Transfer RNA from Patescibacteria group bacterium UBA6899, 71 nucleotides, folded computationally. The prediction has a mean pLDDT of 81. The organism belongs to Bacteria candidate phyla, within Bacteria. Its Rfam family is "tRNA". The family's RNA type in Rfam is transfer RNA. Its family is annotated with triplet codon-amino acid adaptor activity in the Gene Ontology.

RNA sequence: GCGGGUGUGGUUUAGUGGUAAAAUGACUGCCUUCCAAGCAGUAGUCGGGAGUUCGAUUCUCCCCACCCGCA
Numbered sequence: 001g002c003g004g005g006u007g008u009g010g011u012u013u014a015g016u017g018g019u020a021a022a023a024u025g026a027c028u029g030c031c032u033u034c035c036a037a038g039c040a041g042u043a044g045u046c047g048g049g050a051g052u053u054c055g056a057u058u059c060u061c062c063c064c065a066c067c068c069g070c071a
Stems, first nucleotide, its partner, number of pairs: 001070007010024004018054001026042005047063005
């Protein structure tokens, strides 16, 4: 330099055009003499930009990061 792949809460992942979700973690409350466990609740996310569309995490293009291959 060329080609391919991946990017979703703090972490691991699901979600193939129509209200973004689970587990785990964090916080608050209940329970307990206290802690742990358990129960209930709260906050937190689509890598960035542009395009298509009534509507984009999803489709297209560019960029960024990482991984693989070729040279």